[in-house]
Context: one part of a larger RNA
C1' cells in the first nucleotide's frame, strides 16, 4: 500500500468542546474543475505482444503491424461529484408553554452515632478472640446518667428507580447549567466526525496553610505457625476532611467510538403528551424519550448480542498485525518530584 479485522483472542483515545480536514437533505437555471466521447497532436530507438522472414533450430536477429499515457490541444456529452445563483422544510436550531431529576457552584443548619473532657451514681472487672494475650482498669475502669468540645458522614425516604459526556452525584437553603414533552410561530441545511489544540478528568502521591472524631498504609508489641518481614487482636503516623495549586493515571469497563437511517415482538419501570372511562383518582389505549429484563430474523469460533445490536447500511474518528525482550531502553515534551506521554532495537522462542 492492500486486505481482514477492533464484547471475551492483539485491538475503541477516560471523557468532552471544537480547527484544519473528509462527508453531507429536497428541488429549479447556470458552469463544465472532476467524469465520459470524438479528432489531432506527441509518447525516439532498443525492450514487450503478433505475423513474415535470415542465420541446418534455438538463443539472436532483420521488416511489418500492434500496444503502451494522471500527457497537451480542440470538439462535444451533462446523469452523478464539484463551483455559482436562486428557493423549499423532513435535517438542525430557535421561540413559546409545561415537566422530572443525589447534575454543577456556594454558604448554612439539623438530629442519631462514634471520641475526648468535666460532674453523679457505682463496684470489679473491662475489652478481644477459634482460644488467648498484648492493651485499658482500686490513681475507681466497663457499665449508667446529666453538661460540654471536636471532626466526619448524612439512617429512614432507597428501588432491579433518578441525574450527568465521562469522572461522578444523597441533610436543607440560595445561585445555577443541560434534558424531555407539547405547540408548529420563526431561522432556512446553519449538520455530522473530528488529526492537531483545549478543558474536565476516581483514588493514590506531592507543595503551601489550616484540621484531625473515626477508620487506617509505614511503624510497634500480642497472637497463630516450622517459620509468619502475612492473615487475627492490641495500639497508632502519614492519609483520609477544607483552601489554592500540581498530577493526569485505574479493570477510568457496556473490557462494545460518534452520528444516522432500516430490520418480530412480549414484559417490567422512570418522566411527559394525547384518548377512552369517571363525579374524579385509577384501569385500559395510542405516542415520544430513558432504564431493565426475555426472546424472531440475522450475526457469532462460541459464550452470547439481539430496535439502548455484537444485525443491515452510511459517514469520519482512534486502533491492531505472533509470544517474549516492553509498555521497557534512547531521544523530545510535560512534571516540584513521583513519575506520566510518544516508543524502538539487538537478541530468543
Nucleotide at each position: 500500500c492492500u486486505a481482514g479485522g477492533c464484547g471475551u483472542a492483539a485491538a475503541g483515545c477516560g471523557c468532552g468542546u471544537g480547527u484544519a480536514g473528509g462527508c453531507a437533505g429536497g428541488u429549479g437555471c447556470u458552469u463544465a474543475a472532476g467524469u465520459c466521447c470524438g479528432c489531432u497532436g506527441u509518447g525516439a530507438a532498443a525492450u514487450c505482444u503478433c505475423c513474415c522472414g535470415g542465420c541446418u533450430c534455438a538463443a539472436c536477429u532483420g521488416g511489418g503491424a500492434g500496444g503502451g499515457g494522471u500527457c497537451a490541444g480542440c470538439g462535444g456529452a451533462u446523469a452523478c461529484u464539484g463551483g455559482g445563483c436562486g428557493u423549499c422544510u423532513a435535517g438542525a436550531g430557535u421561540g413559546a408553554g409545561g415537566u422530572a431529576g443525589g447534575g454543577g457552584g456556594u454558604a448554612u443548619c439539623g438530629g442519631a452515632a462514634u471520641u475526648c473532657c468535666c460532674g453523679g451514681u457505682g463496684u470489679a472487672g473491662c475489652g478481644g478472640u477459634g482460644a488467648a494475650a498484648u492493651g485499658c482498669g482500686u490513681a475507681g475502669a466497663u457499665a449508667u446518667c446529666g453538661g460540654g468540645a471536636g471532626g466526619a458522614a448524612c439512617a429512614c425516604c432507597a428501588a432491579u428507580g433518578g441525574c450527568g459526556a465521562a469522572a461522578g452525584c444523597g441533610a436543607u437553603a440560595c445561585c445555577u447549567g443541560g434534558g424531555c414533552c407539547u405547540u408548529u410561530a420563526c431561522u432556512g441545511a446553519c449538520g455530522c466526525u473530528a488529526a492537531g489544540a483545549c478543558g474536565c478528568g476516581a483514588a493514590a502521591g506531592c507543595u503551601a496553610g489550616g484540621g484531625g472524631a473515626g477508620u487506617a498504609a509505614a511503624c510497634a508489641g500480642g497472637a497463630u505457625u516450622a517459620g509468619a518481614u502475612a492473615c487475627c487482636c492490641u495500639g497508632g503516623u502519614a492519609a483520609u476532611c477544607c483552601u489554592a495549586g500540581c498530577c493526569g493515571u485505574a479493570a477510568a469497563c457496556g473490557a462494545u467510538g460518534a452520528u444516522a437511517a432500516c430490520u418480530a415482538g412480549g414484559u417490567g419501570u422512570g418522566g411527559g403528551a394525547g384518548g377512552u372511562a369517571u363525579c374524579g383518582a385509577c384501569c385500559c389505549c395510542u405516542u415520544c424519550c430513558g432504564c431493565g429484563c426475555c426472546g424472531a430474523c440475522g450475526c457469532u469460533a462460541a459464550c452470547g448480542c439481539a430496535u439502548u445490536a455484537a444485525g443491515u447500511u452510511a459517514u469520519c474518528c482512534g486502533c491492531c498485525u505472533g509470544g517474549g525482550g516492553a509498555g521497557u531502553a534512547c531521544g523530545g515534551c510535560c512534571g516540584c518530584a513521583a513519575g506520566g506521554u510518544u516508543a524502538a532495537a539487538a537478541c530468543u522462542c

The part of an RNA shown here (small-subunit ribosomal RNA, central domain) has 349 nucleotides and comes from a metagenome. The coordinates come from a structure-prediction model, not an experiment, and the mean pLDDT is 86. The full RNA is in RNAcentral, with records from SILVA.